[in-house]
RNA sequence: AUGUACCUUGGGCAAACCCAUCGAAAGGCGGGGACGCAAAGUUUAGUGUCUAAGCACGGAAGUGUAUGAUUGACUGGCUGCUAGG
Numbered sequence: 001a002u003g004u005a006c007c008u009u010g011g012g013c014a015a016a017c018c019c020a021u022c023g024a025a026a027g028g029c030g031g032g033g034a035c036g037c038a039a040a041g042u043u044u045a046g047u048g049u050c051u052a053a054g055c056a057c058g059g060a061a062g063u064g065u066a067u068g069a070u071u072g073a074c075u076g077g078c079u080g081c082u083a084g085g
Stems, first nucleotide, its partner, number of pairs: 006085003010081001012037002017032003021028002035072001041078003045075003048070003054065004
């Protein structure tokens, strides 16, 4: 000087829940709040999951369906912190 693993420091993100708001819903955005996260950064690419307004079927009850969502669901692509032990 470089690499790997672990511990710690600083900064980063922010689950549940609450308030407000958008939405048919799932869910999203903002504020509060921290369970966690080294990629909980990014990419909706593959698979999965949720919802069913509209549409189809039905006498009705209801059933099916994504063009609606979800990456803090899994896999993959791209990028990638601080400085001490």
c-di-GMP-I riboswitch aptamer, 85 nucleotides, folded computationally. It was read from a public genome assembly, where an Rfam model found it. The coordinates come from a structure-prediction model, not an experiment, and the mean pLDDT is 82.